[in-house]
Molecule: transfer RNA
Organism: Stomoxys calcitrans
RNA sequence: GCCCUUUUAGCUCAGAGGUAGAGCACUGGUCUCGUAAACCAGGGGUCGUGAGUUCAAUCCUCACAGAGGGCA
Numbered sequence: 001g002c003c004c005u006u007u008u009a010g011c012u013c014a015g016a017g018g019u020a021g022a023g024c025a026c027u028g029g030u031c032u033c034g035u036a037a038a039c040c041a042g043g044g045g046u047c048g049u050g051a052g053u054u055c056a057a058u059c060c061u062c063a064c065a066g067a068g069g070g071c072a
Base pairs, nucleotide, nucleotide: 001071002070003069004068005067006066007065010024011023012022013021018055026042027041028040029039030038048064049063050062051061052060
């Protein structure tokens, strides 16, 4: 320098055009002599950034940035 993959909640990841989810973690409650576990409820996201396409974009296209990998 060229090419490929990847970027979504605190963490690990789903979500292949129509108002964003799970597990764990966290908060409150129930239970217990107490803790943990279990159960119930709840909070938390400019979907890396900027453009484009579309009635509508986490999703498609382009550029840039971060991370990982391949070739030279």